[in-house]
RNA sequence: UACUCAUCAAGACCAGCGGAGGGAAAAGGCCCUAUGAUGCUGGAGCAACCGCUUAAAAGUUUAAGCAUGGUGCUAACUCCUUCAGGCUUCAAAUAAAGUCUGGCAGAUGAUUG
Numbered sequence: 001u002a003c004u005c006a007u008c009a010a011g012a013c014c015a016g017c018g019g020a021g022g023g024a025a026a027a028g029g030c031c032c033u034a035u036g037a038u039g040c041u042g043g044a045g046c047a048a049c050c051g052c053u054u055a056a057a058a059g060u061u062u063a064a065g066c067a068u069g070g071u072g073c074u075a076a077c078u079c080c081u082u083c084a085g086g087c088u089u090c091a092a093a094u095a096a097a098g099u100c101u102g103g104c105a106g107a108u109g110a111u112u113g
Base pairs, nucleotide, nucleotide: 001113002112004110005109006108007107008106013043014042015041016040017039021032022031023030026082027081028080029079044074045073046072047071049070050069051066052065053064054063055062056061078105083102084101085100086099087098088097089096
């Protein structure tokens, strides 16, 4: 870095440096931020994808547990929406609002290249 598969409504902050923007891309919102953001460093914590253990199953799956190791994460549902469809409300229809489902994209992990 590419494909594939799985998950994404939960959870988890202190300090130092630094000094203005940031929340993946583009757009529209809405938030965070000089009561110091994003970021970097140290420590701490959360998680359980890989890993390890146990039990059952069977042709490689499910459940429970551990947290040394590989990892990831620690504002808001992946902050919301923008693509398609269904349902509801309204007013007969358009439109609008709400809600549900599935996509696209993204993040993380693992195998393979």